[in-house]
Context: one part of a larger RNA
RNA sequence: GCCGACGAGUCAUCGGUGUGUGGCGAGGUUAAGUCGAGUGAUGGAGCCGCAGCGAAAGCGAGUCUGAAUAGGGCGUCUAGUCGCAUGCCAUGGACCCGAAGCCAGGUGAUCUAUCCAUGGACAGGGUGAAGCGAGGGUAAGACCUCGUGGAGGCCCGAACCCACCUAGGUUGAAAACUGGGGGGAUGAUCUGUGGAUAGGGGUGAAAGGCCAAGCAAACCUGGCGAUAGCUGGUUCUCCCCGAAAUAGCUUUAGGGCUAGCGUCGUAUGUUCCGCAUUGGGGGUAGAGCACUGAUUAGGCAAGGGGGCCAACAAGCUUACCAACCCUAGUUAAACUCCGAAUCCCAAUGCGCUAAGUACGGCAGUCAGACCAUGGGGGAUAAGCUUCAUGGUCGAAAGGGAAACAGCCCAGACCGUCAGCUAAGGUCCCAAAGUCAGAACUAAGUGGGGAACGAUGUGGAGUUGCCCAAACAGCCAGGAGGUUGGCUUAGAAGCAGCCAUUCCUUUAAAGAGUGCGUAACAGCUCACUGGUCGAGUGAUCCCGCGCGGAUGAUGUAACGGGGCUCAAGUUCUGCACCGAAGCUACGGAUUUUCAUCAUUAACCCAGGCCGAUUCCUUCGGGGAGCGGUCCAGGGGAUGAGAGUGGUAGGGGAGCGUCGUGUGGCCGAUGAAGCGGCGGCGGAAGCCAGCCGUGGAGGCCACUCGAGUGAGAAUGUCGGC
Numbered sequence: 001g002c003c004g005a006c007g008a009g010u011c012a013u014c015g016g017u018g019u020g021u022g023g024c025g026a027g028g029u030u031a032a033g034u035c036g037a038g039u040g041a042u043g044g045a046g047c048c049g050c051a052g053c054g055a056a057a058g059c060g061a062g063u064c065u066g067a068a069u070a071g072g073g074c075g076u077c078u079a080g081u082c083g084c085a086u087g088c089c090a091u092g093g094a095c096c097c098g099a100a101g102c103c104a105g106g107u108g109a110u111c112u113a114u115c116c117a118u119g120g121a122c123a124g125g126g127u128g129a130a131g132c133g134a135g136g137g138u139a140a141g142a143c144c145u146c147g148u149g150g151a152g153g154c155c156c157g158a159a160c161c162c163a164c165c166u167a168g169g170u171u172g173a174a175a176a177c178u179g180g181g182g183g184g185a186u187g188a189u190c191u192g193u194g195g196a197u198a199g200g201g202g203u204g205a206a207a208g209g210c211c212a213a214g215c216a217a218a219c220c221u222g223g224c225g226a227u228a229g230c231u232g233g234u235u236c237u238c239c240c241c242g243a244a245a246u247a248g249c250u251u252u253a254g255g256g257c258u259a260g261c262g263u264c265g266u267a268u269g270u271u272c273c274g275c276a277u278u279g280g281g282g283g284u285a286g287a288g289c290a291c292u293g294a295u296u297a298g299g300c301a302a303g304g305g306g307g308c309c310a311a312c313a314a315g316c317u318u319a320c321c322a323a324c325c326c327u328a329g330u331u332a333a334a335c336u337c338c339g340a341a342u343c344c345c346a347a348u349g350c351g352c353u354a355a356g357u358a359c360g361g362c363a364g365u366c367a368g369a370c371c372a373u374g375g376g377g378g379a380u381a382a383g384c385u386u387c388a389u390g391g392u393c394g395a396a397a398g399g400g401a402a403a404c405a406g407c408c409c410a411g412a413c414c415g416u417c418a419g420c421u422a423a424g425g426u427c428c429c430a431a432a433g434u435c436a437g438a439a440c441u442a443a444g445u446g447g448g449g450a451a452c453g454a455u456g457u458g459g460a461g462u463u464g465c466c467c468a469a470a471c472a473g474c475c476a477g478g479a480g481g482u483u484g485g486c487u488u489a490g491a492a493g494c495a496g497c498c499a500u501u502c503c504u505u506u507a508a509a510g511a512g513u514g515c516g517u518a519a520c521a522g523c524u525c526a527c528u529g530g531u532c533g534a535g536u537g538a539u540c541c542c543g544c545g546c547g548g549a550u551g552a553u554g555u556a557a558c559g560g561g562g563c564u565c566a567a568g569u570u571c572u573g574c575a576c577c578g579a580a581g582c583u584a585c586g587g588a589u590u591u592u593c594a595u596c597a598u599u600a601a602c603c604c605a606g607g608c609c610g611a612u613u614c615c616u617u618c619g620g621g622g623a624g625c626g627g628u629c630c631a632g633g634g635g636a637u638g639a640g641a642g643u644g645g646u647a648g649g650g651g652a653g654c655g656u657c658g659u660g661u662g663g664c665c666g667a668u669g670a671a672g673c674g675g676c677g678g679c680g681g682a683a684g685c686c687a688g689c690c691g692u693g694g695a696g697g698c699c700a701c702u703c704g705a706g707u708g709a710g711a712a713u714g715u716c717g718g719c
Base pairs, nucleotide, nucleotide: 001719002718003717004716005715006714011092012091013090015089016088017087018086019085020084021083022082023081024080027048028047029046033042034041035040052059053058062074063073064072065071095233096232098230102223103222104221105220106219107218113197114196115195116194117193118192119191120190121189122187124156125155126154127152131148132147133146134145135144136143160184161183162182164181165180166179167178168177199215201211202210203209236653237652238651239650240649241648246259247258248257249256250255260365261364262362263361264360265359266358267357268356270354271355273351274350275349276348277347278346279345280344281343286338287336288335292332293331294330296328297327298326299325303321304320305318306317307316308315368393369392370391371390372389373388374387375386376385377384398409399408400407413587414586415585416584418583419582420581424577425576426575427561428560429559433574435573436572437571438570439569440568446563452547453546456544457543458542459541461539462538463537464536465535473531474530475529476528477527479504480503481502484498485497486496510525514523515522588643589642590641591640592639593638594637595636596635602634603633604632606630607628608627609626610625612623613622614621615620654708656705657704658703660701661700662699663698664697665696672692673691674690675689676688677686678685679684
């Protein structure tokens, strides 16, 4: 991992409260006990109900409050009670499994920590303390030298002990090892045996270490089914309806309570919803500046500052600041002289047949997500966060968006090898136009991207010049006063400054557009003539394109192929494809209404008769049709509307094991198992046949449960 078996809402209470049903009914009912023996009798204590109100005394269809004969609160105008079944609740382990932990009583020091007692072990080599001896030395010493000696938590290094580095090992050879190196190795050394200390306790050269492979409190058993607002799991089927992720409060925030939203029942019956009209509500969007603030420019101008003047007072002045006021222009969530749309309330009318409301039983929900719109927070960031309104998902499948909960279309009862459409599409992959008409794009733009940039290109304007010759090119001229004046070393058109920048000759030529020189020179431009011969400039708006444009495996920013008068873009038109949408036909089911009603009709199954047909071993058998009879089961028919679904509510069933009653089967073969075949809307079931098996089993009604397995890192077994 797979297979098999086991595996989770149970039981108790003269409990509570509903629902269904039954008995009795202004009453209902017994409990313990007793008697009896198949489930009965007895027992009336007690309980609930029949009257309430008040704190109570108390009064009583009333009572309390109160001065009240007022008002108000709670009552009165009747239905209960006892069983059974069932929903939920309470109390219990209370749907099941699951802690870490707490406490009690015991078991452990054969591992390990420390200690006690008694034993054992340490190759070899080196160093050479004290002391001692001899010699030297001294007055004697000290001291020196040589020898002797053999000290040391001394040195090197095996056994032994340890575990610093590295490699391997890491489902290991091993639940801590192996190889190669390393440290200690006469000591606070290592070690055998026996013994001591025990769990809030020991022991600890101290690491919270160790106390039998896991110790911030060992292990075993018990309290114990501790508790778990937490995680996981919770077993057959079909039918009807169908949520929530909000508010308030909460030692509350992943839990709860009440309300909201769901369902079922009872009651009510249009009260609901939509639209229209009428009458009301309001201060948003917008707008405005009349208020409150903010705010630009100008004018007028108190007041203030500076300057002059000045003993004081006063005065003069100012491209300083500036209130009020005036003109023009702005601005606000916490401004409003104004002010919509939508919305809300009420009435009336119309429409719709789906609702609404009240009370009661049972819930679930309290993490929401994205999209659109209106706002707040943030950075007019976020697949961000927080409100509001709507939608979808959640709990929704189908078609589209290549793929893609939340986007677009559309809400799946079932069947059909039928039709029409939606979104989106129609060259091929791939269903349907290589459809028609007009135009644009050349960038594969389409098929990602901004500010900004640009003689891309198409369209529509305005405007300058132009056959008296424009624009571009080419030929020629482009002069003189003068090197204007100033400045400067120089400044001559061309460093810089000044100037109404003049005058002359001219077809024209600036006191000079750019290059250039140290300054000149030189080249060129404006301007003019010629040549040429028809358009040429400027500007604004719109359509489509271009650049801006750099990323990591491989094109990779159309799903792909591929596409250029398109298979791109814009406009117009007609077809077609396209979904579980709609339609058609058939069927199922729920519900409402109508009709008929307890008979009939219809449907299903059976017996008998008749004729037909097929097969025949001529005995008979099969098939459908018609008639009739007996008699069993299901109310039937028609019309309308509905039937996605998680949590959850309600309803109807299937199956397993057993009880009771009735009816059956079985050695001429029960159950079970294997196979064939068949039936039903599902769980499922079986007329019948074959094999196996060898003794019990089934059906109807009824009652009762250890009653349904795929999940729980489930448990046990097998492989």